[in-house]
Context: one part of a larger RNA
RNA sequence: UAAAAGAUCAGGCCUAACACAUGCAAGUCGAACGCGAACGCAUCUUCGGAUGUUAUUAGAGUGGCAGACGGGUGAGUAACGCGUGGGAAUUUACCCAGCUCUACGGAAUAACGCGGGGAAACUUGUGCUAAUACCGUAUACGUCCUCCGGGAGAAAGAUUUAUCGGAGUUGGAUGAGCCCGCGUUAGAUUAGCUUGUUGGUGAGGUAAUGGCUCACCAAGGCAACGAUCUAUAGCUGGUCUGAGAGGAUGAUCAGCCACACUGGGACUGAGACACGGCCCAGACUCCUACGGGAGGCAGCAGUGGGGAAUCUUGCACAAUGGGCGAAAGCCUGAUGCAGCUAUGCCGCGUGAGUGAUGAAGGCCCUAGGGUUGUAAAGCUCUUUCGCCAGGGAAGAUAAUGACGGUACCUGGUAAAGAAGCCCCGGCUAACUCCGUGCCAGCAGCCGCGGUAAUACGGAGGGGGCUAGCGUUGUUC
Numbered sequence: 001u002a003a004a005a006g007a008u009c010a011g012g013c014c015u016a017a018c019a020c021a022u023g024c025a026a027g028u029c030g031a032a033c034g035c036g037a038a039c040g041c042a043u044c045u046u047c048g049g050a051u052g053u054u055a056u057u058a059g060a061g062u063g064g065c066a067g068a069c070g071g072g073u074g075a076g077u078a079a080c081g082c083g084u085g086g087g088a089a090u091u092u093a094c095c096c097a098g099c100u101c102u103a104c105g106g107a108a109u110a111a112c113g114c115g116g117g118g119a120a121a122c123u124u125g126u127g128c129u130a131a132u133a134c135c136g137u138a139u140a141c142g143u144c145c146u147c148c149g150g151g152a153g154a155a156a157g158a159u160u161u162a163u164c165g166g167a168g169u170u171g172g173a174u175g176a177g178c179c180c181g182c183g184u185u186a187g188a189u190u191a192g193c194u195u196g197u198u199g200g201u202g203a204g205g206u207a208a209u210g211g212c213u214c215a216c217c218a219a220g221g222c223a224a225c226g227a228u229c230u231a232u233a234g235c236u237g238g239u240c241u242g243a244g245a246g247g248a249u250g251a252u253c254a255g256c257c258a259c260a261c262u263g264g265g266a267c268u269g270a271g272a273c274a275c276g277g278c279c280c281a282g283a284c285u286c287c288u289a290c291g292g293g294a295g296g297c298a299g300c301a302g303u304g305g306g307g308a309a310u311c312u313u314g315c316a317c318a319a320u321g322g323g324c325g326a327a328a329g330c331c332u333g334a335u336g337c338a339g340c341u342a343u344g345c346c347g348c349g350u351g352a353g354u355g356a357u358g359a360a361g362g363c364c365c366u367a368g369g370g371u372u373g374u375a376a377a378g379c380u381c382u383u384u385c386g387c388c389a390g391g392g393a394a395g396a397u398a399a400u401g402a403c404g405g406u407a408c409c410u411g412g413u414a415a416a417g418a419a420g421c422c423c424c425g426g427c428u429a430a431c432u433c434c435g436u437g438c439c440a441g442c443a444g445c446c447g448c449g450g451u452a453a454u455a456c457g458g459a460g461g462g463g464g465c466u467a468g469c470g471u472u473g474u475u476c
Base pairs, nucleotide, nucleotide: 009344010343011341012340013306018304019303020302022301023300024299027065028064029063032062033061035059040053041052042051043050044049072259073258074257081184082183083182084181085180086179087178090176091175095172096171097170098169099168100167101166102165103137104136105135106134112127113126114125115124116123117122143152144151145150157164158163159162185231186230187229192222193221194220197219198218199217200216201215202214203213204212234256235255236254237253238249239248240247241246261282262281263280264279265278284295285294286293287292312338314337315336316335320334321332322331323330324329351381352380353379354378361372362371363370364369385417386413387412388411389410390409391408395403420465421464422463423462424461425446426445427444431460432459433458434457435456441448442447
């Protein structure tokens, strides 16, 4: 690879980090804020419409928190990347604990209205308005700077009576950044490599140490204990194998790292130089009214392509967990489930007992018989699994169940629906006949075949394994 019944648990693009149609995968908060429809219904009507309700609505917008988690992939990386053990010069939103505050003011702006430009994406002028958005002043227990005299720095309210908030600071918890010892593939048919290079002083920069960056000074630093270069490769817990030592490996699951069309850059922020954010350049694809625009599945499904080869454009937020919210709740292709698939492991069934005239048929034969073979038929039973019917969970604390009328239980049904693959010369368990005639063919090694082939092809018989079996590749 082809073929092929069932349930359970698990696995399922190893190749093109190739290109992707479509849908979904990150939102939420009205208890921060100002706006605010429509359908429908009711009343009135000059039949144009108006008013009330719908409406504490839908809906965008400002603002806050979350989009740095969760999910994917292994291209790059031989490196403090990873593993392990240490370290000091740091930061940490939300959370916990302690202390202290929460005072007085101001100017805008989106939404919205009116107008303009554009094919579109979108954009622009003007006017109005709010805030937990922005700004100023005051105050300062801790805090920071200091020449020890002093100087600097904050806040925001909301809903309704009890909460949730806001600011400063200390400590904790958690997360993160940084430094070091040791370990971490092959090649010398790679022997020299290096100029911010190695060190110092000063400055800048950073949350923080540091040539991290810059100026000046010195001329160092690494290397046969393999520097540099080249090739290959994500690392680990583990996995396979083995008595072990070791060898091979790094799918699934878990930890760390790196990447997100290719390359570069910063912004915001506690945290990113950010997979579903922004800007620039490039390749590619798409739209265009040719002026200009849009996009990034190595998220889940799915498509084309490549390939020997790998699944459904499914259901649900019921559980677990995450984000937001005071909560109700909303979102969640995380997750829980279902679907496909003998891909692996495990288990079960395809019947049991009896049955000799050793039936028929097949095959062999010395023609007597032998064998298939208790095998079949027949008779007597059973009903696992399946099928039909009835009941029907746990998983969920009060409510809420996608799975699912599922698991399971009870009754019924009829031996009824359920066996294949490889091998039989030796190694190696298992032999005869016919056909063929160094042909056709077999073959892991030795080797078989040239007219009686237990080795080729068929048959009968036998051996092995069994929902699998054999082949090939790979590892020990």
Molecule: small-subunit ribosomal RNA, 5' domain
Organism: uncultured bacterium